Predicted 3D model of a 481-nucleotide part of an RNA (small-subunit ribosomal RNA, 3' major domain) from an uncultured bacterium. Its mean pLDDT, the model's own confidence on a scale to 100, is 84. It matches the Rfam family "Bacterial small subunit ribosomal RNA".

[in-house]
Context: one part of a larger RNA
RNA sequence: UGACGGGGGUCCGCACAAGCGGUGGAACAUGUGGUUUAAUUCGACACUACGCGAGGAACCUUACCUAGGCUUGACAUGUACUUGACAGCCCUAGAAAUAGGGUCUUUCUGGCGAAAGCCAGGACGGGUACACAGGUGCUGCAUGGCUGUCGUCAGCUCGUGUCGUGAGAUGUUGGGUUAAGUCCUUUAACGAGCGCAACUCUCGCUGUCAGUUGCCAUUCCGUAAGGAGGCACUCUGAUGGGACUGCCUAGGAAACUAGGAGGAAGGUGGGAAUGACGUCAAGUCCGUAUGGCCUUUAUGCCUAGGGCGACACACGUGUUACAAUGGCCAGUACAAAGAGGAGCAAGCUUGUAAAAGUAAGCAAAUCUCAUAAAACUGGUCUAAGUUCAGAUUGAGGUCUGCAACCCGACCUCAUGAAGCUGAAAUCGCUAGUAAUCGCAUAUCAGAACGAUGCGGUGAAUACGUUCCCGGACCUUGUACA
Numbered sequence: 001u002g003a004c005g006g007g008g009g010u011c012c013g014c015a016c017a018a019g020c021g022g023u024g025g026a027a028c029a030u031g032u033g034g035u036u037u038a039a040u041u042c043g044a045c046a047c048u049a050c051g052c053g054a055g056g057a058a059c060c061u062u063a064c065c066u067a068g069g070c071u072u073g074a075c076a077u078g079u080a081c082u083u084g085a086c087a088g089c090c091c092u093a094g095a096a097a098u099a100g101g102g103u104c105u106u107u108c109u110g111g112c113g114a115a116a117g118c119c120a121g122g123a124c125g126g127g128u129a130c131a132c133a134g135g136u137g138c139u140g141c142a143u144g145g146c147u148g149u150c151g152u153c154a155g156c157u158c159g160u161g162u163c164g165u166g167a168g169a170u171g172u173u174g175g176g177u178u179a180a181g182u183c184c185u186u187u188a189a190c191g192a193g194c195g196c197a198a199c200u201c202u203c204g205c206u207g208u209c210a211g212u213u214g215c216c217a218u219u220c221c222g223u224a225a226g227g228a229g230g231c232a233c234u235c236u237g238a239u240g241g242g243a244c245u246g247c248c249u250a251g252g253a254a255a256c257u258a259g260g261a262g263g264a265a266g267g268u269g270g271g272a273a274u275g276a277c278g279u280c281a282a283g284u285c286c287g288u289a290u291g292g293c294c295u296u297u298a299u300g301c302c303u304a305g306g307g308c309g310a311c312a313c314a315c316g317u318g319u320u321a322c323a324a325u326g327g328c329c330a331g332u333a334c335a336a337a338g339a340g341g342a343g344c345a346a347g348c349u350u351g352u353a354a355a356a357g358u359a360a361g362c363a364a365a366u367c368u369c370a371u372a373a374a375a376c377u378g379g380u381c382u383a384a385g386u387u388c389a390g391a392u393u394g395a396g397g398u399c400u401g402c403a404a405c406c407c408g409a410c411c412u413c414a415u416g417a418a419g420c421u422g423a424a425a426u427c428g429c430u431a432g433u434a435a436u437c438g439c440a441u442a443u444c445a446g447a448a449c450g451a452u453g454c455g456g457u458g459a460a461u462a463c464g465u466u467c468c469c470g471g472a473c474c475u476u477g478u479a480c481a
Base pairs, nucleotide, nucleotide: 001481002480003478004477005476007475008474009473010472011471012470013469015465016464019429020428021427022426023425026320027319028318029317030316031315032314033313034311035310042053043052064306065305066304067303068302069301070300073132077131078130079129080128081127082126083125084124088103089102090101091100092099093098106123107122108121109120110119111118112117134295135294137293138292139291143289145284146283147282148280150278155194156193157192158191159190160189161170162169163168174185175184176183200272201271202270203269205241206240207239208238209237210236211235214231215230216229219228220227221226244266247260248259249258250257251256322422326381327380328379329378330377331376338369339368340367343362344361347358348357349356350355388419393414394413395412396411397410398409399408435457436456437455438454439453440452441451
């Protein structure tokens, strides 16, 4: 100087407390461990692994296993020699890769030549040989790059000066204040840098400009839909304004704090992006790059089938429930944000349905996906393992796709399991939040209870900082570095 303390002081955080809803019990989905297996590919392991890499494993992916094959190779460059084919189509063997047969079959320039053709050189393709290719093989404890975490915590440092023999100190401490090393004041310090804040995006109010594909107050036509007409209003999207403790009161030396006014918004207005010096030899050599090592008729490459989907069990994360604030039936209302051409598909017809057939419109403020659902109104059920719950299983189908056996999603009929609110323990959340309700998208042929977004309805509680956890500053002790 740090680090640590079941030392002290000050302060903060959904850290506790106060509340609301969960997990832990059930079934299922998914990840992991274990076990099993020919293989169940690999990585990730307290917080910071476990719906994680994977934003989508039937083949492919795929790295694993079994079997059949190849050896200059599936891919790149070069040299030498050789050749005019290779590919496509058909047939045979085969699980295919592949092998054999048939058919078909290059081009440019120059010279010679009447032409056929010959010679030289080049392009393109095939073959042979050699340099080499290849490796998701090892090492993340050799590395780059990127990432997680402490933590959006308020810290981390430097120049000059001063003090100290020196390591170092000071500045950065003290008194106030703040979300903040934010600012004020004091001051052997004076300044500065990286962080904080601001600048960026978005939501909330408003002016101007613009007015179709958007809108419809007035006028006309029309039963209505809509049209004419208009750009007021909504909206869209470009550019401005607006909030600054600016004003008032009180306190204070100031910074600032408490209250008030006006205002759409008030003291950082809400949200996002933004992550200092560093820590964990944290993670990643299986994204890519890369040193070293290893491999080279194999640890490389091709192909078929299987596996990654197994199942006594254990754990994590979720979904659905256990019902009456509910289930079912009928009627009826209101979104936002997105996506669409190998696409989204209206309408009509068929089917109980999944869907099929046909087919308008739309590269989209125009058309489509697309009925939002919870809510509301009426009816029914009446406390029951039920008209709760839907697992499991049987049968029949639809769709995607070469192909749904291993191993897809969905529909219909039947079946109708556990489950009556969950021990010890434990998690999230402070406002348009929790809870609850649907919608969309990426990936994607098909395949979400996951992820990422979007809006609808919309709470309760916070006395307070004694305690638990984590952190910041000052101080103290130390046999630790």